[in-house]
RNA sequence: GCCGGAGUAGCUCAAUGGCAGAGCGUCCGAUUUGUAAUCGGCUGACGGAGGUCCGAUUCCUCUCUCCGGCU
Numbered sequence: 001g002c003c004g005g006a007g008u009a010g011c012u013c014a015a016u017g018g019c020a021g022a023g024c025g026u027c028c029g030a031u032u033u034g035u036a037a038u039c040g041g042c043u044g045a046c047g048g049a050g051g052u053c054c055g056a057u058u059c060c061u062c063u064c065u066c067c068g069g070c071u
Base pairs, nucleotide, nucleotide: 001070002069003068004067005066006065007064010024011023012022013021018054025043027041028040029039030038047063048062049061050060051059
């Protein structure tokens, strides 16, 4: 330099054009003499910019970071 993949919640991951979800975690409560475990509830995210579309996490372009391959 070229090619491919990944980027979504504090962490691990879903969601292939139509209300952004799950598990774990944090916090609050219940239970317990108390702690753990268990149960209930809350909290919190689409890497950035632009474009297409009635509507974009999803499609297109550029860009940033990380991983792999070729030279």
Predicted 3D model of a 71-nucleotide RNA (transfer RNA) from Candidatus Kaiserbacteria bacterium RIFCSPHIGHO2_01_FULL_55_37. Rfam family: tRNA. The same sequence occurs in records of 2 taxa. Model confidence (mean pLDDT): 83 of 100.